[in-house]
Notes: Model confidence (mean pLDDT): 83 of 100. The RNA shown here (small-subunit ribosomal RNA) has 1504 nucleotides and comes from a metagenome. The RNAcentral record of the sequence draws on SILVA. It matches the Rfam family "Bacterial small subunit ribosomal RNA". Its family is annotated with ribosome and structural constituent of ribosome in the Gene Ontology.
RNA sequence: AGAGUUUGAUCCUGGCUCAGAACGAACGCUGGUGGCGUGCCUUAUACAUGCAAGUUGAGCGGGAUUCUAAAAGCUUGCUUUUAGAUGAGAGCGGCGAACGGGUGAGUAACACGUGAGUAACCUGCCUUUCAGUUGGGGAUAGCCCUCCUAACGGGGGAUUAAUACCGAAUAUUGUAAUAUGAUCGCAUGAUUGAAUUACAAAAGGCGCAUUGUGUCGCUGAAAGAUGGACUCGCGGUAGAUUAGUUAGUUGGUGAGGUAAUGGCUCACCAAGACCACGAUCUAUAGCCGGCCUGAGAGGGCGAUCGGCCACAUUGGGACUGAGAUACGGCCCAGACUCCUACGGGAGGCAGCAGUAGGGAAUAUUGCACAAUGGGGGAAACCCUGAUGCAGCAACGCCACGUGUGGGAUGACACUUUUAGGAGCGUAAACCACUGUCGGCAGGGAAUAAUGGCCUUGUGUAACGGCAAGAUUUGAAGGUACCUGCAAAGGAAGCACCGGCUAACUUCGUGCCAGCAGCCGCGGUAAUACGAGGGGUGCAAGCGUUGUUCGGAAUCACUGGGCGUAAAGGGAGUGUAGGCGGACUCUUAAGUCAGAUGUUUAAUUCCAAGGCCUAACCUUGGGUUUGCGUUUGAAACUGGGAGUCUUGAAUAGGUCAGAGGUAAACAGAAUUCCUGGUGUAGCGGUGGAAUGCGUAGAUAUCAGGAGGAAUACCAAUUGCGAAGGCAGUUUACUGGGACCAUAUUGACGCUGAGACUCGAAAGUGUGGGUAGCGAACAGGAUUAGAUACCCUGGCAGUCCACACCGUAAACGAUGUUCACUAGAUGUCUGGAAUGUCCAUUCCGGGUGUCGCAGCUAACGCAUUAAGUGAACCGCCUGGGGAGUACGCUCGCAAGAGUGAAACUCAAAGGAAUUGACGGGGGCCCGCACAAGCGGUGGAGCAUGUGGUUUAAUUCGAAGCAACGCGAAGAACCUUACCAGGACUUGACAUGGAGUCGCCGCAGCGAGAGAUCGCUGUUUACCCUUCGGGGUACGGCUCACACAGGUGCUGCAUGGCUGUCGUCAGCUCGUGUCGUGAGAUGUUGGGUUAAGUCCCGCAACGAGCGCAACCCCUGUCCUUAGUUGCCAUCAGGUAAUGCUGGGCUCUCUAGGGAGACCGCCGGUGACAAACCGGAGGAAGGCGGGGACGACGUCAAGUCAUCAUGGCCCUUACGUCCUGGGCUACACACGUGCUACAAUGGUCGGUACAAUAGGUCGCGAAGCCGCAAGGUGGAGCUAAUCCUCAAAGCCGGCCUCAGUUCGGAUUGGAGUCUGCAACUCGACUCCAUGAAGCCGGAAUCGCUAGUAAUCGCGGAUCAGCAUGCCGCGGUGAAUACGUUCCCGGGCCUUGUACACACCGCCCGUCAAGCCACGGAAGAAGAGAGCGCUCAACGUCGUGAUGUCAACCCUUCGGGGAGCUAGCGCCUAAAGCGAGAUUUUUAACUGGGGCUAAGUCGUAACAAGGUA
Repeated sequence: AGAGUUUGAUCCUGGCUCAGAACGAACGCUGGUGGCGUGCCUUAUACAUGCAAGUUGAGCGGGAUUCUAAAAGCUUGCUUUUAGAUGAGAGCGGCGAACGGGUGAGUAACACGUGAGUAACCUGCCUUUCAGUUGGGGAUAGCCCUCCUAACGGGGGAUUAAUACCGAAUAUUGUAAUAUGAUCGCAUGAUUGAAUUACAAAAGGCGCAUUGUGUCGCUGAAAGAUGGACUCGCGGUAGAUUAGUUAGUUGGUGAGGUAAUGGCUCACCAAGACCACGAUCUAUAGCCGGCCUGAGAGGGCGAUCGGCCACAUUGGGACUGAGAUACGGCCCAGACUCCUACGGGAGGCAGCAGUAGGGAAUAUUGCACAAUGGGGGAAACCCUGAUGCAGCAACGCCACGUGUGGGAUGACACUUUUAGGAGCGUAAACCACUGUCGGCAGGGAAUAAUGGCCUUGUGUAACGGCAAGAUUUGAAGGUACCUGCAAAGGAAGCACCGGCUAACUUCGUGCCAGCAGCCGCGGUAAUACGAGGGGUGCAAGCGUUGUUCGGAAUCACUGGGCGUAAAGGGAGUGUAGGCGGACUCUUAAGUCAGAUGUUUAAUUCCAAGGCCUAACCUUGGGUUUGCGUUUGAAACUGGGAGUCUUGAAUAGGUCAGAGGUAAACAGAAUUCCUGGUGUAGCGGUGGAAUGCGUAGAUAUCAGGAGGAAUACCAAUUGCGAAGGCAGUUUACUGGGACCAUAUUGACGCUGAGACUCGAAAGUGUGGGUAGCGAACAGGAUUAGAUACCCUGGCAGUCCACACCGUAAACGAUGUUCACUAGAUGUCUGGAAUGUCCAUUCCGGGUGUCGCAGCUAACGCAUUAAGUGAACCGCCUGGGGAGUACGCUCGCAAGAGUGAAACUCAAAGGAAUUGACGGGGGCCCGCACAAGCGGUGGAGCAUGUGGUUUAAUUCGAAGCAACGCGAAGAACCUUACCAGGACUUGACAUGGAGUCGCCGCAGCGAGAGAUCGCUGUUUACCCUUCGGGGUACGGCUCACACAGGUGCUGCAUGGCUGUCGUCAGCUCGUGUCGUGAGAUGUUGGGUUAAGUCCCGCAACGAGCGCAACCCCUGUCCUUAGUUGCCAUCAGGUAAUGCUGGGCUCUCUAGGGAGACCGCCGGUGACAAACCGGAGGAAGGCGGGGACGACGUCAAGUCAUCAUGGCCCUUACGUCCUGGGCUACACACGUGCUACAAUGGUCGGUACAAUAGGUCGCGAAGCCGCAAGGUGGAGCUAAUCCUCAAAGCCGGCCUCAGUUCGGAUUGGAGUCUGCAACUCGACUCCAUGAAGCCGGAAUCGCUAGUAAUCGCGGAUCAGCAUGCCGCGGUGAAUACGUUCCCGGGCCUUGUACACACCGCCCGUCAAGCCACGGAAGAAGAGAGCGCUCAACGUCGUGAUGUCAACCCUUCGGGGAGCUAGCGCCUAAAGCGAGAUUUUUAACUGGGGCUAAGUCGUAACAAGGUA
């Protein structure tokens, strides 16, 4: 510091996701040790049990028990008494219990933080100082007696003490009152002096000792310290779908109350107080130091530690006290739990442990007061779940270990493999060594300072005191630590390995099982699932989940945006607010600088130090950006005063204009009415129909009525804030521009709320209504047509008044100001010059182009989207949704404001390349057109589908499958079926044994495969002649293996088809662009062609085109047999038959020739085109081979090859027979026909290609023929070897025929082991359909179509197919509008699997969340009324009464209390509001591989 993910690719916008750090965590797997920390985040739920606050006998009365001694009684071992010691438990009194400890429910508040204030206050214990501590009184608990009660407890009587209580005296001083002086301050006031009056104290204990002294107390007062109380400024949260709140409310006067100010409370008076700078209400929340994260600013959090607050079962209340409205106190009320004798009582773990419950989840009913601290005490000491320690937990951080060194036949195992090897891997084994942790044994701390007793010293009159010494005190703990011993012995896992992200292979699985943070993997070769091996990362941990910050500049202060991505309010006027021209003086609020106070400690940072290190701890420094006080500065902002004119405004003159409102008027047109003329149609459309018309339409003429709108002018024109504004005239009226001077003197800009205006449609009331025209009706179109088209047509459109308040209200661009190159139109004002025209300049509008700059790009560009300033509005992923709820407005329609659940990983902008378009332009092709001939109808052949079958083997599927693989299925082929057989196999290689086989000949069984028998029967070498060895071949055995036309053409190679013989496809360098890409390759011409020329930020090049190659067309040359025969000669019935020759033809080698070369024209002086000449051939002469980059997961695993998978006595191999030849039917491709351009008979003429020895096979003879016989010749320019249509002649005469030949019967021939299933051919007989073929569709542009025959491959035999050959030999092409296909350019696009694309809505199904809803159930809060506990306060007895006073001693006063009154918790009742949950039914929404109906959008998307 970034990365992944939208696309075919790109840039941008934008969301989602990841890598980091952290945690009081939890879960999964695993787990050796130690140190230091941390540990109920959930139910402030309920709690069994124990402990957590006591202490004081030196305040007091008293004293059980026990011991010792003595005495007495006597039932000699008990009782009693006395003295001394001990002093439990309880009680009175004092202090403490308000600390310490817990929790975070409440609280949005002076609760907290920070800084001030109290001249408005209190403060026990502690410290200092001053002054005192005199003298009396009456009670009471305890104890004792007695009574009630289940218990808790209570009543009565008697008696007693105090440092308990109450008067009195005294008063340094204090408080209060009265009047007064001085000083000071910050308003009330503060301090202080002297005077008078009134009021207020006390307690003793102990040591020594004795009129005292010391000490601990007590009282009054002053101060300090500490702790508290109150007040104020500022600060820290969400909602406006909470906008108004408030009656003790705000203030005053007086009184009460408090420690104290104060409506804190009360009486009276006034009517205020708070609020858009957010009151009130609602929701949430303890606050802070700090913690986590972050570069920081920020964001999140508020565990542990520290400060503050609040609370203690819920609510209320006071008492005591220095302090509480009191966690382990009291009273009352409620809920709950427990006890009960039913009358009544008891209780409060959010103290430490612990239990139950809740929960994903959080520990021991431990030890000790040794240390630190606290309470009490004079002290010893006691108490202390504070605290110190230990226990449990990998919960976190830190540290250590699980060995170290050597060790290669690179062992075994495992994995993998191309089978060779490779990996694990120096890893192990093995050798040598070490000893941390753990184990055992031994030693063994610091933490301890005090205090007490004792001794000594000092001090005192003495004691107490002080100092020193000795002794004593440890929970943790026999722990840390040290030493020794043994032994590598006891100690490694977890996650991941497709990309992000470090790390790869095998097997299994087969869209299954599963994974997944995002993108996404998995449908038979998964580096993504599961397992193994290997690797990577971290390591006593590792992963997962959750949460926070970061990355996220993705709320942007630092640090974003708003033309098209989300986003400028429809426009203006203007309030608050924000901002604001020039100069001078002043001030010091902001601002800046210095000083100072504060900012607790801890934490963070730096340095040093202590535990072996680290974590951790200690010390010091620094920081704490803030606030307060103070001293300065005066530039800038602000405040004050003054001045100015440039911003703004006003006055004068001139001007343009569809600016606005009202009234009047005008002409053209439509429609209607009246009348005339006139007759059969009009109207309407793509074509029609509905409609109108013989009752006279349309058309036409004249007149009239009425409403609405204003042609031409007219324009990128003008005006207006926007909406908007258009005939003419008049009236009234707003704004603007220019010119020149003058005046005011910043009067300005923007503008939340507010107010006004605001198209169309719509609404209300009343008018009006010609045309047009939602709805509606009819007619068409259509599969349908609730549409597009047509005929009608109510509202509406128009007017007046009043609503509505929205639009793609758009320049998708808020308003204002300033600055920043220009060029060129146009409207309007002015100036100068000028001869009409006009030109130049200064302004204001409105357009176009364009530089810098900006922008993601497109584009904007002085009319900014540039550079700056001011203010306002708005945005933060898509959908849900501008929806729901609530509120406001509206007559309604609806408008404004405006969410969430849920869901997706995108949605989007601009541009690029393609593809596509029922977009455009140019061009081509038998593409259409023009022609010729076919197919589709018939019969047959052949292929396919379907069906059938035991099997009808398999493949091919639009063009580009279908006479295709197959250039030839009777057996074989053959892959299929049935049956019969074989199992190392029909075929290959290797081992061992055995035999001399094998083969040939014969016989037998069998359908055959096969089996059996007989006969015959290897070679070479050595040899002791017994034999052995080798080679070859057969058989047997065992195993490696063979074999597979089994699967996958979507794992592949190779080959092929197709677009398409279409003219295209690319590259290098350069240039342009952020980039994908573009340019080149586009443009102007031209071509069959990206062919060529010209131009051009391109210049070149490659694969294609063309050419080079082959055939053919002309000529030359060479050669001359098997070919040829002009000339010469010979010969025949005849023939190049023969000699001869190579002239010609021909053959087959080599050359020539054609190149727009020449001429003319056109063209741009080009390329080229047109015409002509010459020429065998003329503009590529004709034909072939040749097929660019690529597309179709095109075809082929059955030609072959091949990965993987599958079968292995079978999915292999052999054999016989069958099938591939089936047959209701459908399709393709063909043949033959339907006839006279023909058929038939006879005669007769002319080819080329090609093949032949297992072959072609002549003559001759036989047969009607197929054919047979025969065998000449031929290894071929030699022989086989004869074309047919044509031509000549005869017959047939338009008919199912002398057309046509299917089908069937009979007889044969040939091939072949074999023609039944199932061959071809021949003869005789038979003689079907068919008379030119519906919709539709195919081929062909010249030696072509059409027609005629011939040959070949395959092949024993079997073509109507295929591949070739020649013979005869046409017609037509105006032309490119249309159909199809293609090329180039351009345009649109929401397509990119690319239009066979994409995609919308209803309905149907499932799931999910949400809204409404008759109602139902809660919750919290407020209000009103009723009742009212405890309690304070007030009042207060006829009740009570020890202290004080009076007294006549009876009593009275003072005091106390019951009762009463105010207030009030809880409770009850009531009416509303808020909010939550739920509900029959209902509404839309979202999601979900293959449902239904249509086709709305994207192309002109077929109606933009």